[in-house]
RNA sequence: CGCUGUGAUAGAGGCGCGGUGUUUAAGAGUAGCGCGCGGCAUUCGGGGCAGACCCCCGCCGCACCGAAAGGAAACACCGCCGAAGGAAGCGAACCCGGUCUGGGGUGCGCUUGCCUGGGCUGGCGGAGAAGAUCCGCCGGACUGUCACGAAGUUUUUUCGUGAAGCGCUAUCCAAGGG
Numbered sequence: 001c002g003c004u005g006u007g008a009u010a011g012a013g014g015c016g017c018g019g020u021g022u023u024u025a026a027g028a029g030u031a032g033c034g035c036g037c038g039g040c041a042u043u044c045g046g047g048g049c050a051g052a053c054c055c056c057c058g059c060c061g062c063a064c065c066g067a068a069a070g071g072a073a074a075c076a077c078c079g080c081c082g083a084a085g086g087a088a089g090c091g092a093a094c095c096c097g098g099u100c101u102g103g104g105g106u107g108c109g110c111u112u113g114c115c116u117g118g119g120c121u122g123g124c125g126g127a128g129a130a131g132a133u134c135c136g137c138c139g140g141a142c143u144g145u146c147a148c149g150a151a152g153u154u155u156u157u158u159c160g161u162g163a164a165g166c167g168c169u170a171u172c173c174a175a176g177g178g
Stems, first nucleotide, its partner, number of pairs: 001177001004174002007172005014081001016080009032065001034064001036062005045057003049102006084116003087112005093106004117143002120140008145163007
């Protein structure tokens, strides 16, 4: 001196990511308790995810009363740039009236250098009360980084193509080599 290294430290992308708290809207005149009225069914009946055994008697409409949770927006604060999100596997917990079997759902913890650079957006699917929002897949333009190519220039600009964060930039360090 340059090369190499999932080495260390510090950074960048921008409607950037996540968390907490407060307020607000929506949830909703919904769920639901009680009371009143009317109708239906009433043991070969009805209810609750399915079956069995139990359990409870119910269902619909009108009227009075009447929530909450998850999720969302704004603001403030906190932690950050695989921030974070997802998938799979494992583990236990909770919910769907009880037990058993099965099924479904919810969030939590751990593991996996499995997938995704980032925000926005169209279509489809899932969650959801939802035209909100979140998640997944396919696509679109945009944006940041690097590589390659072309043009231009006063050391950087423009255009095109491609790749992925195990990336990129800066500094330091170790080993090996000259």
The prediction has a mean pLDDT of 77. Predicted 3D model of a 178-nucleotide RNA (Lysine riboswitch aptamer) from Gemmiger sp. An194. NCBI's taxonomy places the organism under Bacteria, Bacillati, Bacillota, Oscillospiraceae, Gemmiger. The RNAcentral record of the sequence draws on Rfam. It matches the Rfam family "Lysine riboswitch aptamer". Rfam describes the family as follows. Riboswitches are metabolite binding domains within certain messenger RNAs that serve as precision sensors for their corresponding targets. Allosteric rearrangement of mRNA structure is mediated by ligand binding, and this results in modulation of gene expression. This family includes riboswitches that sense lysine in a number of genes involved in lysine metabolism, including lysC.